[in-house]
Context: one part of a larger RNA
RNA sequence: UGAACGCUAGCGGGAUGCUUUACACAUGCAAGUCGAACGGCAGCACGAGAGAGCUUGCUCUCUUGGUGGCGAGUGGCGGACGGGUGAGUAAUAUAUCGGAACGUGCCCAGUAGCGGGGGAUAACUACUCGAAAGAGUGGCUAAUACCGCAUACGCCCUACGGGGGAAAGGGGGGGAUUCUUCGGAACCUCUCACUAUUGGAGCGGCCGAUAUCGGAUUAGCUAGUUGGUGGGGUAAAGGCUCACCAAGGCAACGAUCCGUAGCUGGUUUGAGAGGACGACCAGCCACACUGGGACUGAGACACGGCCCAGACUCCUACGGGAGGCAGCAGUGGGGAAUUUUGGACAAUGGGGGAAACCCUGAUCCAGCCAUCCCGCGUGUAUGAUGAAGGCCUUCGGGUUGUAAAGUACUUUUGGCAGAGAAGAAAAGGUAUCUCCUAAUACGAGAUACUGCUGACGGUAUCUGCAGAAUAAGCACCGGCUAACUACGUGCCAGCAGCCGCGGUAAUACGUAGGGUGCAAGCGUUAAUC
Numbered sequence: 001u002g003a004a005c006g007c008u009a010g011c012g013g014g015a016u017g018c019u020u021u022a023c024a025c026a027u028g029c030a031a032g033u034c035g036a037a038c039g040g041c042a043g044c045a046c047g048a049g050a051g052a053g054c055u056u057g058c059u060c061u062c063u064u065g066g067u068g069g070c071g072a073g074u075g076g077c078g079g080a081c082g083g084g085u086g087a088g089u090a091a092u093a094u095a096u097c098g099g100a101a102c103g104u105g106c107c108c109a110g111u112a113g114c115g116g117g118g119g120a121u122a123a124c125u126a127c128u129c130g131a132a133a134g135a136g137u138g139g140c141u142a143a144u145a146c147c148g149c150a151u152a153c154g155c156c157c158u159a160c161g162g163g164g165g166a167a168a169g170g171g172g173g174g175g176a177u178u179c180u181u182c183g184g185a186a187c188c189u190c191u192c193a194c195u196a197u198u199g200g201a202g203c204g205g206c207c208g209a210u211a212u213c214g215g216a217u218u219a220g221c222u223a224g225u226u227g228g229u230g231g232g233g234u235a236a237a238g239g240c241u242c243a244c245c246a247a248g249g250c251a252a253c254g255a256u257c258c259g260u261a262g263c264u265g266g267u268u269u270g271a272g273a274g275g276a277c278g279a280c281c282a283g284c285c286a287c288a289c290u291g292g293g294a295c296u297g298a299g300a301c302a303c304g305g306c307c308c309a310g311a312c313u314c315c316u317a318c319g320g321g322a323g324g325c326a327g328c329a330g331u332g333g334g335g336a337a338u339u340u341u342g343g344a345c346a347a348u349g350g351g352g353g354a355a356a357c358c359c360u361g362a363u364c365c366a367g368c369c370a371u372c373c374c375g376c377g378u379g380u381a382u383g384a385u386g387a388a389g390g391c392c393u394u395c396g397g398g399u400u401g402u403a404a405a406g407u408a409c410u411u412u413u414g415g416c417a418g419a420g421a422a423g424a425a426a427a428g429g430u431a432u433c434u435c436c437u438a439a440u441a442c443g444a445g446a447u448a449c450u451g452c453u454g455a456c457g458g459u460a461u462c463u464g465c466a467g468a469a470u471a472a473g474c475a476c477c478g479g480c481u482a483a484c485u486a487c488g489u490g491c492c493a494g495c496a497g498c499c500g501c502g503g504u505a506a507u508a509c510g511u512a513g514g515g516u517g518c519a520a521g522c523g524u525u526a527a528u529c
Stems, first nucleotide, its partner, number of pairs: 001526001003525005010376006017368001018334001023332003027329003032077003037074002040070002044068003047064008084287003093212007102204003107200007115149001117147002124139006155164003169192006177186003213259003220250003225247008262284004266277004289310005312323004340366001342365003348362001349360004379409004389400004415465005423456001428450008473518005478499003484513005494501002
């Protein structure tokens, strides 16, 4: 150190966890949302009407989009973010500093508008084909879907005469007046949308300079190649592309070729200079079974979109179809080696929506692993007849050793019992004020009061109870290098990082006693400074 292996293992907090096959993948989930754009009503609930049964206030049947809502469908926004991986890439990349010829949905600010029409089509329905995936024909219908017309401050084109181009509605509230199919509409007003255009913010595309691994046992490379003119193309400069013309361009300050490699902030080591690396986290890039292509769109040449080709897997009625975990889990395989097919949207953020809310394997949490870092504990004080036992012995004793026992305490941790969080503020409601307004409606804002929501989790934390009770290993002891004796073995068995030990008294092998060093770890291996 993203480690692995051996022996061992009490607890807590924080972090990390396929470095190998960018190998193949069963299963589930990972991108939806809007009924306040639309026609509708498959299903659920309610209401109304009709009928039937009777237990006399219930049940059943039918009708009705009337209401709450809503499957499928049209339409809008989002699926270009978020998440993964590092295959490719030695410069179409990255880092830093500059530049001019550009684009920009949502957001903010300004200006001007939002008039009047039309034709379709899905759903649905009636048929048909097909094993399926799915497809076809006829008929009906709506829109913020689609298409003209009108208008044009600013906008675009212009040979400056002129020419061209928009839009869409939805919702809330309302006193007079008018119309009414008595539902409502016109009208007024607020709000969310819509159209054109200007500026901004943020984001993105493009160009240049400098820097960025090894090889010269790679020395020449290049025909769209280098430049010009003119077409085309792009949001935009440009051989980006094409026609013609010229013959250039790069290179020993290393072109071209080969090998290796995502880059950076940083990480690690070191006194520094420097070296090695680029896991996690953050920024950029590239990729999404392999190769190619475009469509839609503000934005993609698009991981969970489309088309074609290929390999592989699956279904098949053999005619034809379906698929893409380098998302989160998980499986097989490879490997010394790397986790759960968990919970929740409570918080933070994202998408949709006016909002309520819905979705979110992003995220927040939990689970597994001593993989790493940090902290705590395995008791404390006292206790000499220096007990017994072990080991050594010169047989006197020495040592293990205050160590144990004993005595007196404590209770971290663990066990049992009780209390129990912060993380939550928004949203919503009421009142007052301000703005808008014809309005004390509606709506927006401010203030005060009130008030729903916790996955983690009965978790953290706190309190009480009993009781030393539940908790120590590993490596080494010849020198380097802290720590020595006995027995066994006898160049055997074995050790070993280097020097080297072992052939009968081995401090070096094996065991024991003792010691040394680290400690819930300790050693070994690998890698790097």

Small-subunit ribosomal RNA, 5' domain from Alcaligenes aquatilis, 529 nucleotides, folded computationally. RNAcentral holds the full RNA, with entries from ENA. Model confidence (mean pLDDT): 86 of 100. It matches the Rfam family "Bacterial small subunit ribosomal RNA". Taxonomically the source falls in Alcaligenes (Bacteria, Pseudomonadati, Betaproteobacteria, Alcaligenaceae).